[in-house]
């Protein structure tokens, strides 16, 4: 980051399986992606738990806390690696 070349990945949705759940894995399938390759370091979002945390008449309604060794990398920043070689 090109109306380039060779390719790559695969959203929603459907099926199967696992999980309390967010979600994950495999198959189908393409919305898109120049890192939509890998990594939970920082922020954010989501799930689960906590009232011997607070507010509240009450509840997970709001806030707060969690070693809960939770999830999302296709939310953003950051780190590492990678194909091509025009302007």
């Nucleotide at each position: 980051g090109a109306c380039a070349a060779a390719g790559g990945c695969a959203a929603g949705c459907c099926c199967a399986u696992c999980g309390c759940g967010a979600g994950a894995u495999g198959g189908g399938g393409a919305c898109g992606c120049a890192a939509a390759g890998c990594c939970a370091c920082a922020g954010g979002c989501c799930c689960g738990g906590g009232c011997u945390a607070g507010c509240c008449a009450c509840a997970c309604g709001c806030u707060c806390c969690c070693a809960g060794a939770g999830g999302c990398a296709g939310c953003c920043g950051g780190g590492c690696u990678g194909c091509c070689g025009a302007a």

RNAcentral holds the sequence, with entries from MGnify. c-di-GMP-I riboswitch aptamer from a soil metagenome, 87 nucleotides, folded computationally.